RNA sequence: GCAGGAGUAGCAGAAUGGUAAUGCUUCCGGCUGCAGACCGGGCGAUUGUGGGUUCAACUCCCAUCUCCUGCU
Numbered sequence: 001g002c003a004g005g006a007g008u009a010g011c012a013g014a015a016u017g018g019u020a021a022u023g024c025u026u027c028c029g030g031c032u033g034c035a036g037a038c039c040g041g042g043c044g045a046u047u048g049u050g051g052g053u054u055c056a057a058c059u060c061c062c063a064u065c066u067c068c069u070g071c072u
Stems, first nucleotide, its partner, number of pairs: 001071007010024003018055001026042005048064005
C1' cells in the first nucleotide's frame, strides 16, 4: 500500500429498515451479629466520528479515526 472484519452502558453482548434485549457491575431495600450468597426494586446508550438516503437507520451508502486478520 491492497482486501476483509470489528467499534453499541463501567464490562461483556443481542438487535439484518419500524424507534435499542440480556447478564455482570453499580445504587436502594429485605435477609444477617457483620460480610458473602440469595430475594425484591431502580438508574444508566440517542450505537467510534462526520455527512447522505428514507416517513423511519445500530441496520443501507460515502468519507474518516482506532483495533484485529490476511496479502504484498
The RNA shown here (transfer RNA) has 72 nucleotides and comes from Candidatus Iainarchaeum sp. It matches the Rfam family "tRNA". Its family is annotated with triplet codon-amino acid adaptor activity in the Gene Ontology. The source organism's lineage runs through Archaea, Nanobdellati, Candidatus Iainarchaeia, Candidatus Iainarchaeaceae and Candidatus Iainarchaeum. The same sequence occurs in records of 2 taxa.